[in-house]
RNA sequence: GCCGCUUUAGCUCAAUGGCAGAGCAACUGUUUUGUAAACAGUAGGUUGUCGGUUCAAAUCCGACAAGCGGCU
Repeated sequence: GCCGCUUUAGCUCAAUGGCAGAGCAACUGUUUUGUAAACAGUAGGUUGUCGGUUCAAAUCCGACAAGCGGCU
């Protein structure tokens, strides 16, 4: 230098172009002498950034950034 893959909640990951979710973690409550466990609930997101297409974009297209891998 060229090519490919990944980027979504604190972490690990989902999500046919049509309401952004799960598990774990956090917080509150119930229970317990207390802790843990269990149960109930709450909060947490400019879907890496900037543009484009579309009535509508996490999703399609382009550029950029970061990470990983391959070739030279």
This is a predicted structure of a 72-nucleotide RNA (transfer RNA) from a Candidatus Moraniibacteriota bacterium. Its mean pLDDT, the model's own confidence on a scale to 100, is 83. NCBI's taxonomy places the organism under Bacteria, Bacteria candidate phyla, Candidatus Moraniibacteriota. Rfam family: tRNA. Gene Ontology term of the family: triplet codon-amino acid adaptor activity. From the family's description: Transfer RNA (tRNA) molecules are approximately 80 nucleotides in length.